[in-house]
RNA sequence: GGGCGCAUAGCUCAGCGGUAGAGCGCCGCUCUUACAAAGCGGAUGUCGGCGGUUCAAAUCCGUCUGUGCCCACCA
Numbered sequence: 001g002g003g004c005g006c007a008u009a010g011c012u013c014a015g016c017g018g019u020a021g022a023g024c025g026c027c028g029c030u031c032u033u034a035c036a037a038a039g040c041g042g043a044u045g046u047c048g049g050c051g052g053u054u055c056a057a058a059u060c061c062g063u064c065u066g067u068g069c070c071c072a073c074c075a
Base pairs, nucleotide, nucleotide: 001071002070003069004068005067006066007065010024011023012022013021018055026042027041028040029039030038048064049063050062051061052060
């Protein structure tokens, strides 16, 4: 330098045009002498940045940033 992926909640990930979700974690209550487990309830997101398409974008397009893999080049 070229190619292919990935970036969404604290963590791991789903969602691939039409109200942003799950598991784990966290907080509160019940239970317990207490803790854990269990049950019930609750909070949490500029969907990596910018721009474009669209009535509508996490989702499609361009570009940038970060990151992973492969190839090429140099030494």
Molecule: transfer RNA
Organism: Streptomyces olivoverticillatus